[in-house]
RNA sequence: GCGCCCUUACCUCAGCUGGAUAGAGGGUCUGACUACGAAUCAGAACGUCGCAGGUUCGAAUCCUGCAGGGCGCG
Numbered sequence: 001g002c003g004c005c006c007u008u009a010c011c012u013c014a015g016c017u018g019g020a021u022a023g024a025g026g027g028u029c030u031g032a033c034u035a036c037g038a039a040u041c042a043g044a045a046c047g048u049c050g051c052a053g054g055u056u057c058g059a060a061u062c063c064u065g066c067a068g069g070g071c072g073c074g
Base pairs, nucleotide, nucleotide: 001073002072003071004070005069006068007067010026011025012024013023019057028044029043030042031041032040050066051065052064053063054062
């Protein structure tokens, strides 16, 4: 330098055949339970879907560029 893949909550990831409110588990916080804690149960907070632009009535999803990471080739 070229090709391919990945980037979604604090963490690990699903969703990526476009359809309206973006989800799961873990973690965190609050409460119940307990002598206290763990476990369990209930509730809560948490996202500009990497960034910018485009297409579309509508974009996490399609297209383009850029950035970061991984693998391969030279």